[in-house]
RNA sequence: CUUCGAUACUAGCAAACUCAUUGAAAAAUGGGGGCGCAAAGCCACGGGUCUAACGUUUGAUUAAGCUAUGAUAGCCGGGCUGCCGAA
Numbered sequence: 001c002u003u004c005g006a007u008a009c010u011a012g013c014a015a016a017c018u019c020a021u022u023g024a025a026a027a028a029u030g031g032g033g034g035c036g037c038a039a040a041g042c043c044a045c046g047g048g049u050c051u052a053a054c055g056u057u058u059g060a061u062u063a064a065g066c067u068a069u070g071a072u073a074g075c076c077g078g079g080c081u082g083c084c085g086a087a
Base pairs, nucleotide, nucleotide: 004085005084012037013036017032018031019030020029021028022027035074041080042079043078045077046076047075048072049071050070055066056065057064058063
């Protein structure tokens, strides 16, 4: 330095739930809270998943379908960076 990941060391992050805010929604941000995580650090490049405002189709007395330009990095792959040092 590259791999690798332990009943190790120093740390770190923070699921569900909840309160407030933003948003059409999915969801996000902050506080509380800890399910877990060796990248659960960052990036929407590819795939998947979620939502459907705008748009569009059908219908109708007001609904249903399709659709990301929205979201998800704690879905997977990929890219970049990083702590420690047993086997």
Molecule: c-di-GMP-I riboswitch aptamer
Organism: Aneurinibacillus terranovensis DSM 18919